Model confidence (mean pLDDT): 83 of 100. A computed fold for a 109-nucleotide RNA from uncultured Ferruginibacter sp., annotated as SAM riboswitch aptamer (S box leader). Lineage of the source: Bacteria > Pseudomonadati > Bacteroidota > Chitinophagales > Ferruginibacter. The RNAcentral record of the sequence draws on MGnify.
[in-house]
RNA sequence: CUUAUCAAGAAAGGCAGAGGGUAAUGGCCCGAUGAAGCCUUGACAACCUACCAUGAUUCAGUUCAUGGAAAGGUGCCAAUUCCAUCACGCGUUAAGCGUGACAGAUAAG
Numbered sequence: 001c002u003u004a005u006c007a008a009g010a011a012a013g014g015c016a017g018a019g020g021g022u023a024a025u026g027g028c029c030c031g032a033u034g035a036a037g038c039c040u041u042g043a044c045a046a047c048c049u050a051c052c053a054u055g056a057u058u059c060a061g062u063u064c065a066u067g068g069a070a071a072g073g074u075g076c077c078a079a080u081u082c083c084a085u086c087a088c089g090c091g092u093u094a095a096g097c098g099u100g101a102c103a104g105a106u107a108a109g
Stems, first nucleotide, its partner, number of pairs: 001109006011041005019030003024085004042077001044075001047073003051068006081103001086100005
């Protein structure tokens, strides 16, 4: 940079000791009944690899689709990516709601 997904899901213990929820701003939350970080174990999920089933397909388990499973590679385990910020629409100019963009996260290339 490209593509896909982001309303679901899933925590205990040890070390540590004041922050954390992507940066900023504004909210709203989490945190001494212990934040970040590190370690161990466990779970969740099913993107990639391998595997299994069915269907189609091929010279060929060759390729594809759907489903399964969870061994390996990642990821992840408060709140929609916690919410808003920009644009547009609905709405009475409000409250509020919806869609999209931007940004971000993860996977594969």